Annotation
Predicted 3D model of a 1516-nucleotide RNA (small-subunit ribosomal RNA) from an uncultured prokaryote. Its Rfam family is "Bacterial small subunit ribosomal RNA". RNAcentral holds the sequence, with entries from ENA.
């Protein structure tokens, strides 16, 4: 210079760990909607599956011999009749061509494709023992014979494809001979090896007239060198597995031969035993490989289309032959598959060349043009072939660029959503003006790619040449598939040209309908169950844009494999624990030497890409020049600091030696006393044991208890200690042997000898397993006996293994400090174990050090808890393990065991988590402290009757609804016969019983009468109104017409609002600071106190607010001040009697204001404090009683039916009137009262004391009449006046005498009263009669602490009429509280925690249903492959005793050598046998996962109710 980005998801929050997912770039890309142009690229990724048809390699007549076909027509002759310049039909290779053939070059290039192939390969770097047709450039050379076989011709065999046999003939085809070196061989004496000729011109000379000869070219033969190609050999360097660890017989290597271009076990004989391998051999899976491609800050990571470089392969499998060059893509032979033709005898064929077809697939194009240009083959050349190329076509496949119009335009138009109905937005967007024309359209022009190669001429080279031939010029006339090209011009008209996706967070972009846990969405997290910005639609908005989304897939973020750049006490993660091999890593000094390392040079890293700087297509993509660079690798040089090598010394690291120490270190012998039990024996009499409580055991056949003495295993009290010793595991009575280690001390020695350790090996509790003793006590399994719903348990009472001892296995434990060893380094303090040293007042005491061991703690690091010189600090060296949860430490498989079983150790498949710390609630059958009628101590109830009354439940047409643990059930309802009423039934009304608006025309109203159950209907009387600026207003009816009324219908899980409740419990929080990453803590906690977070004290905390008390009202005493309807003490008057009268104003009362109570005073206690105890005073004493008053919340409490109210649905009804039922029904079973069951009481008689209440639609007094309820009549009273209204319990006496009663009163019968429109369902009272359950009430349960409970009256709201409910009132009036141990609730404070919907939690396993994946499995069926065997095509070597043979050489005659044939080696297909190994499948079967609300129990989380948990054993 460049360059680094995050974010949702565990949890009520928090922090970390930790994985899942998103946002990004990219692709030979599919799918789906849309789709205007152009340029550049790309275009079977799948079945290396089969392919129809057409191309895709053939040239050369200047190498023969010859001409089938065409053409042209020089000759020569015929036929027909004259074609006149040839009409027909034939000869004729002389010439132009040229089919087939013989030669010759080339088909080894170009193009195709990735199947094999983890090395015979690629990739860099190097190397020697080699080849190379064309092509360069040098030497020399090209003489002179010879037979033959195609082709043709005859002949024969077949369908065909071919074949076979005789005969004829030519070359640059083939074959000897000469000649030959700078070539080859060589015993250094020598040997041996070739060739071809065609064209062009041509001045002498010769000719047999063809030529010879000379020259040029071109073409031939040796060799030389070069280039270019190819061949071979080394070194690094290249992918997973070890659940693949030993592989290897031509193997490793050496002689010698073979062979081969050429080095080598290549190959064959012999000889030797090697050779690879933990640095990963062999095997198994997968793959062409490399420039580069993509991603990434890099480093990496994935990938290997297109373009280039190398390699493989050509339907499968082998073979070789020809060639320079193959073992050969469009070549040959064999063997297989397959497909086609057949006359069935037999034969063809290979698209992984270019198009094309089918098939496979989500998917991938036209059976186009052209050789014009680059390249290629062949030719002297022209040219002729080239599906290489180089155009065109399809395909928005992929980049790039351009357009779909620019400007004005507010009435903010219409429409369309929304809407609080007022507007807002689509929106300058449309329309309209006013303008441009890119691109497409049409009509015209119109390039570059074209140079060569021909002809023609000029110079020059060659030559004897002025021929021919090349090489350079110069003129000529010609060659374009693309192409209706680019490009440009001229017309005309805004014309022809936008869609996709998304809008809940991530992540830019909100509204409305409609759906209604349903359709549906969705990368995560999650949305939807009636108000869905999350599904579907619309109107809007964002974002890309000719494309946009989604799907695959690869990097990224992912530091999530951590080289850069990760951890391991608790989160995954330290081997139980030592010895140590191999590797790693190592103390201080001189030298050496360059291996490593460091400079700069030299070669090399093909191009193409990338980058940078220019250039050409208007631009951009694209093409192109030139640089950078390619971070490698090699070579030689230099440097020496470090690290290695070596060499010498050295002591500070290790170790030895001497001299002390300590100690449950180890092993083996032996000895002791307690105590359990068991035997005898004594004494002794009924029980003993055991438990929560019991039984089951023992024991009259003498236990249990206590003596005595005896046997016999096992453990070693106390010392005993966060004391000692060992590497872990462990180790404890005393004594003796034998034996490891440590620590100290001062000194002598060795001289780095050292630290870590994969593999290895030795030790390794307990539990178990084998043999063999032992065997008191315990104590798995088992038995029995309790416990319980069960109880294979927890307890109990027996007991075998087993626990001891030898020996020999097992190898695991929560084998833990959950911390691997070993070195170094970094404040202290304080304890206690070995040792040494100094001082001291010398048994004791202070101070130094050292080995270990424990406690706190500073710096630091840690996510935090905690760690903190015995580090989990700060370094260094080495091993060991981890990489999200479950599946699983589990299957296979290997090693190990006698066995259990250890030990290596997976995948499928599933899910968004799983999990550490810590936090603040909840909770606990955790703890402490406290407090409430919470329990205990009382009293009285309820549960058992009978009624009442209200709930379930059941019936019904309907029994209207709502409230349901406390906190629903005399509840809403302070009062259902009609009404009420919201329910049924049936009969009726539809703008409506009820509001507004709008027309119309009347006042509105009213009288009796029909019909009808009533609403309602017909008719009828009687009435003409009020205000008025005189226009009409207002009130009312009545018909219509629609906006619209209604609604107690739903939803209290859409809501206000009001209430319960926890609870009048003492809590709930908030500003600053403070500490902690935070979440949150402090404050509020702590000592004391208190009813109380109520107050003091104390502290990182200081202050505040809403609860608490306080301040309201009431009752308790007391003062003033008032004095009527109240009050009357003294004064007076009067009555049968009474504040009835004057008069009083003292008391009581009334009502209005004040006083008093404040821990104020005195003693004690306490901390000199808050406060507590006691005590005077005092009417009251420690918040005097009693009321209202209810923090912050909690419970989706409860209430749409009090009211309001969003949404929803109804509208001739789910709205309105109305008749009448109903809400009151009754087999039950419950809550809440009431009355009783009697003598503390019934019932008669008499008889005395309240308070607060109501009253005019009313209380109702006296009197009269009735047993009575009650009725007649009527005084007073709008109330301190008058009524209701006699308060009852109580008190005084009488009677009853324990009984279903003179107790209880239901229940039915008769008769009335009263309310009312009406007492039948369905009212309340009264009188006569009847007189039923019930003798105090299981189990449980409720209320109350003083004027309290019980227990008696009274009145009052609602209300016509109806209370045993319900509110208020008074009378009489107690027992008890030791106390907080247990039950409820409740505060604070700690502590566990896997809960947080918070224990009514949360979760385990069986077993049952269904779904998936997956082990085992009698087999069973394909793959691949080892090992021993058979077998043997074609071929190519080897051998040949058979048949046959042109070139030579010839004399009958031969032979070198060859071809057939046999025959041996090798060897492909295939077989048979017996292993491995994968893959699929396989009745049954095993365990594992997910699923709705099943089943049986409750095993973990709290002391989970038995503390949990590892290992092991046993039983189910």
């Nucleotide at each position: 210079g460049a360059u680094u980005a995050g974010a949702g998801u565990u949890u009520g929050a928090u922090c970390c760990u930790g994985g899942c997912u998103c946002a990004g770039a990219u692709u030979g890309a599919a799918c789906g909607c849309u789709g205007g142009c152009g340029g550049u690229a790309u275009g079977c990724u799948u079945a290396a599956c089969a392919c129809a048809u057409g191309c895709a390699a053939g040239g050369c007549g200047a190498a023969c011999g010859g001409u089938a076909a065409c053409a042209g027509g020089a000759g020569a002759g015929a036929g027909c009749u004259u074609g006149u310049u040839g009409c027909u039909a034939g000869c004729a290779g002389g010439c132009g061509u040229c089919g087939a053939g013989u030669g010759u070059c080339g088909g080894a290039c170009g193009g195709g494709u990735g199947a094999g192939u983890a090395a015979u390969g690629c990739a860099u770097a190097g190397g020697a023992a080699u080849c190379u047709a064309c092509c360069u450039a040098g030497u020399a050379g090209c003489g002179g014979g010879g037979g033959a076989c195609a082709a043709c011709c005859u002949g024969g065999u077949g369908a065909a494809a071919a074949c076979c046999a005789g005969g004829c003939u030519a070359a640059u085809a083939c074959c000897g001979c000469a000649u030959a070196a700078u070539c080859c061989c060589u015993a250094c004496g020598g040997g041996g090896c070739a060739a071809a000729g065609c064209a062009g011109g041509g001045g002498a000379c010769c000719u047999u007239c063809g030529g010879g000869c000379c020259u040029u070219g071109c073409a031939c033969u040796a060799u030389u060198a070069g280039a270019u190609g190819a061949g071979c050999c080394u070194a690094u360097g290249u992918c997973g597995g070890a659940u693949u660890a030993g592989c290897u017989a031509g193997u490793u290597g050496g002689u010698a031969a073979g062979g081969u271009a050429a080095u080598g076990g290549c190959u064959u004989a012999c000889c030797a035993a090697g050779g690879c391998g933990a640095c990963g051999a062999u095997c198994c899976u997968u793959a062409g490989c490399u420039g580069g491609u993509u991603u990434g800050a890099g480093a990496g990571g994935a990938c290997g289309a297109u373009c280039a470089g190398c390699c493989a392969c050509a339907c499968u499998g082998g073979g070789a032959c020809u060639g320079a060059g193959a073992c050969a893509c469009g070549g040959c032979c064999c063997a297989g598959a397959c497909u086609c033709c057949u006359a069935c005898g037999g034969g063809a064929g290979g698209c992984a060349g270019c198009a094309g077809u089918g098939g496979g697939g989500a998917a991938u194009a036209u059976u186009g043009g052209a050789c014009a240009a680059u390249g290629g083959g062949c030719g002297c050349a022209a040219g002729c072939c080239u599906g290489a190329u180089c155009c065109a076509g399809c395909a928005a496949u992929a980049c790039c660029g351009c357009g779909u119009g620019u400007g004005u335009g507010a009435a903010g138009a219409a429409g369309g959503c929304c809407u609080u109905a007022g507007g807002g937005u689509u929106g300058u967007a449309a329309a309209g003006c006013a303008c441009u024309u890119u691109c497409a359209g049409u009509a015209g022009g119109g390039a570059c790619g074209a140079a060569c190669a021909g002809g023609a001429u000029g110079a020059g080279a060659u030559u004897a040449a002025u021929a021919c031939u090349c090489u350079c010029g110069u003129c000529c006339a010609c060659u374009g598939a693309c192409g209706u090209u680019a490009c440009u011009c001229g017309c005309a008209g805004a014309a022809g040209a936008a869609g996709c996706a998304c809008c809940g967070g991530c992540u830019a972009a909100c509204u409305c309908c409609g759906u209604g846990c349903c359709a549906g969405c969705a990368g995560c997290c999650g949305c939807g169950g009636u108000a869905a910005u999350a599904c579907g639609g619309a109107g809007g908005g964002u974002g890309c844009a000719a494309g946009c989304g989604u799907u695959a897939a690869u990097c990224g973020g992912a530091a999530u494999u951590a080289c850069u750049g990760g951890g391991c006490g608790u989160a995954a993660a330290g081997c139980g624990c030592g010895c140590g091999u191999a590797g790693g890593c190592g103390g201080g000094u001189u030298g050496u030497u360059a291996a490593g390392u460091u400079g700069g040079a030299u070669g090399u890293g093909a191009a193409a890409g990338c980058c940078c700087c220019g250039g050409g297509c208007u631009u951009a993509a694209c093409c192109u020049g030139g640089g950078a660079a390619c971070u490698g690798c090699a070579u030689a040089c230099a440097a020496u600091a470090c690290u290695g090598u070596u060499c010498a010394a050295c002591u500070a690291g290790a170790g030895u030696g001497c001299a002390g120490c300590a100690g449950a270190g180890g092993a083996a012998g032996g000895u002791g006393g307690a105590a359990u039990u068991c035997c005898a024996g004594g004494u002794g009499u009924a029980g003993c044991g055991g438990u929560g409580a019991a039984a089951u055991g023992c024991g009259u056949a003498g236990a249990u208890a206590u003596c005595u003495g005896g046997a016999g295993g096992a453990a070693c009290a106390u010392c005993a200690g966060u004391g000692g010793c060992g590497a872990a595991g462990g180790c404890g009575a005393c004594c003796u042997u034998c034996u490891g280690g440590g620590c100290u001390g001062a000194c002598a020695c060795u001289g780095a000898c050292g630290c870590u350790c994969a593999u290895g090996u030795a030790c390794g509790a307990a539990a178990g397993c084998g043999u063999g003793g032992g065997g008191a006590g315990c104590a798995a399994a088992c038995a029995g006996g309790a416990u319980u719903a069960g109880a294979u348990a927890c307890c109990c009472u027996g007991g075998u293994g087993g626990u001891c001892c030898a020996c020999g296995c097992c190898g695991u434990a929560a084998a833990c400090g959950a911390u691997g060893u070993c070195a170094a380094c970094u404040a202290g303090c304080u304890g206690a174990u070995g040792g040494g040293a100094g001082g001291a007042u010398c048994u004791g005491c202070c101070u130094c050090u050292u080995a270990g061991u424990a406690g706190c703690g500073u710096a630091g690091g840690u996510a935090a808890c905690g760690c903190g010189a015995u580090a989990a600090g700060u370094u260094g060296a080495c091993c060991g393990c981890c990489u999200g949860g479950g599946g699983a430490g589990u299957a296979c498989g290997g090693c190990c065991g006698c066995a259990a079983g250890g030990u290596u150790g997976a995948a499928a498949c599933u899910c968004a988590a799983a999990g550490g710390a810590a936090u603040u609630g909840a909770c606990g059958g955790g703890g402490a402290c406290c407090c409430g009628c919470a329990c205990a101590a009382g009293c009285g109830g309820u549960g058992g009757a009978g009624c009442a009354u209200g709930a379930g439940g059941u019936u019904u047409a309907a029994u209207u609804c709502g409230a349901u643990g406390c906190a629903a059930c005399g509840c809403g309802a302070a009062g259902a016969a009609c009404c009420u009423u919201a329910c049924c039934u049936g009969g009726c009304c539809u703008u409506g019983a009820c509001a507004u608006c709008u027309g119309u025309g009347g006042a509105a109203c009213u009288u009796g009468g029909u019909a009808g159950a009533a609403a309602u209907a017909g008719a009828u009387u009687g009435g003409u109104g009020c205000c008025u600026u005189c226009g009409g207003g207002a009130a009312c009816a009545c018909a219509g017409u629609g906006a619209c009324a209604g609604g107690u219908g739903c939803u209290g899980c859409a809501u206000g609002g009001c209430u319960g409740u926890c609870g009048u419990c003492a809590g709930c929080u908030c500003g600053u600071g403070u500490c902690g990453u935070g979440a949150g803590a402090u404050g509020u906690u702590g000592g004391g106190u208190u009813a109380a977070g109520u107050c003091c004290c104390g502290c990182a905390a200081c202050g505040a607010g809403c609860g608490c008390a306080a301040c309201c009202c009431u009752u308790g005493u007391c003062c003033u001040u008032a004095g009527u309807u109240g009050c009357c003490a003294g004064c007076a008057c009067g009555u049968a009697a009474u504040g009835g009268u004057g008069g009083g104003a003292a008391c009581u009362c009334u009502a209005a204001g004040g006083a008093g109570a404040c821990g104020g005073c005195c003693g004690g206690u306490g901390a000199c404090a808050a406060a507590c105890c006691g005590g005077a005073g005092g009417a009251a004493g420690g918040u005097g009683g009693g009321g209202a008053u209810g923090a912050c919340g909690u419970c989706a409490a409860g209430u749409c039916a009090u009211c309001a109210u969003g949404g929803c649905a109804c509208u001739u009804a789910u709205g309105g009137g109305a008749u009448g039922g109903g809400c009151u029904a009754c087999a039950c079973a419950c809550g809440u009262g009431c009355u009783a069951c009697a003598a503390u009481g019934g019932c008669a008689a008499g008889u005395a004391c309240a308070g607060a209440g109501g009253g005019u639609c009313g209380c109702a007094a006296a009197c009269u009449c009735g047993c009575g309820a009650g009725a007649g009549u009527a005084a007073g009273c709008u109330a301190a006046u008058c009524c209701c209204a006699c308060a009852a319990a109580g008190c005084u006496u009488g009677u009853c005498u324990u009984a279903g009663u003179c107790c209880g009163g239901a229940u039915u019968g008769g008769a009335g009263u009263c309310u009312g429109c009406a007492a039948c369902u369905c009212g309340a009272c009264u009188c006569c009669a009847u007189g039923a359950a019930g003798u105090c009430g299981g189990a449980a349960u409720c209320g109350c602490u003083a004027g309290u409970a019980a227990u008696c009256g009274u009145a009052g709201a609602u209300c016509a009429g109806a209370a045993u409910g319900c509110u208020a009132c008074g009378g009489u009036g107690a027992a008890u509280a030791c106390g907080u141990u247990c039950c409820c609730g409740g505060g604070c404070c700690u502590u566990g925690u896997a809960c947080a919907c918070a224990c009514c939690g949360c979760c385990c396993g069986u077993c049952a249903c269904a779904c998936c994946a997956u082990g085992g499995g009698a087999g069973u069926g394909g793959g691949u492959u080892g090992c021993a065997a058979a077998a043997g095509a074609a071929g190519u070597g080897g051998g040949u005793a058979g048949c046959u043979u042109a070139a030579c050489a010839a004399u009958g005659g031969g032979g070198a050598g060859g071809u057939c044939g046999c025959u041996c080696a090798c060897c492909a297909c295939u077989u048979u046998g017996u292993g491995a190994u994968u893959c699929a499948u396989g009745a049954c079967u095993g365990g594992g996962g997910u699923g709705a609300a099943g089943u049986c129990g409750u095993a973990a989380c709290a002391a989970g109710g038995u503390a949990g948990c590892c290992g092991u054993a046993a039983a189910u």